[in-house]
Fluoride riboswitch aptamer (crcB RNA motif) from a Vulcanimicrobiota bacterium, 65 nucleotides, folded computationally. Its mean pLDDT, the model's own confidence on a scale to 100, is 81. The sequence was found by an Rfam model in a public genome assembly.
RNA sequence: UUCAGGCACGGUGAUGGAGCUCGCCACGGACUGCCGCGCGAGCGGCUGAUGGCUCCUGACGGACG
Numbered sequence: 001u002u003c004a005g006g007c008a009c010g011g012u013g014a015u016g017g018a019g020c021u022c023g024c025c026a027c028g029g030a031c032u033g034c035c036g037c038g039c040g041a042g043c044g045g046c047u048g049a050u051g052g053c054u055c056c057u058g059a060c061g062g063a064c065g
Stems, first nucleotide, its partner, number of pairs: 010025004016056006033046005
């Protein structure tokens, strides 16, 4: 100096916040949903505030007061 592995911190997992937990990334990268049509660009449609669990907040719908 370079490469590989481990750990910690940090970042990150399709719309907000927090706790726990899991994965991925790590000086450039992880990440940036799905379906149909289309050579492509693009056009149309669908689910969800979670990666997962729980709570809060917001939005929508229904019922009761």